This is a predicted structure of a 72-nucleotide RNA (transfer RNA) from a bacterium.
[in-house]
Formats: sequence, structure tokens, C1' cells
RNA sequence: GGCCCCGUCGUCUAACGGCUAGGACACUGCCCUUUCAAGGCGGUAAAACGGGUUCGAUUCCCGUCGGGGUCA
Repeated sequence: GGCCCCGUCGUCUAACGGCUAGGACACUGCCCUUUCAAGGCGGUAAAACGGGUUCGAUUCCCGUCGGGGUCA
């Protein structure tokens, strides 16, 4: 340098182009307990970046950036 795959809460991971972007762990508030742990109820928090297509984009297309694989 060519080709292929990937990029979503702190972490891991879902979601027919139309939902409030869901779940688990973590964090946190309350309940329970003499206290802690466990358990129950709740809360915070996410689309790598820029364009395009579309009535509507996390999703489709192009480019950039980053990561991985492979060939030379």
C1' cells in the first nucleotide's frame, strides 16, 4: 500500500428505516437487616467524526479517524 471485518451507557452486549435506543454487570438512592452481605424497588449514563439518500438514519451509501485480520 491492496482487500475484508468491526466501532452503541464505565464494561459486555441487543434492536425490520419509524419504540422513551433495551438487557446484564458496575455505580447510585430507598426498603429490608442491630450492622454488613444477600434480596426487593427505583435512578443516572451511550450511536467514533463529517457529508449524502429518505417524509424519517444507530441502521443504507461515500469519505475521514481508530482497532483487528489477511496479502504483498
It matches the Rfam family "tRNA". The prediction has a mean pLDDT of 80.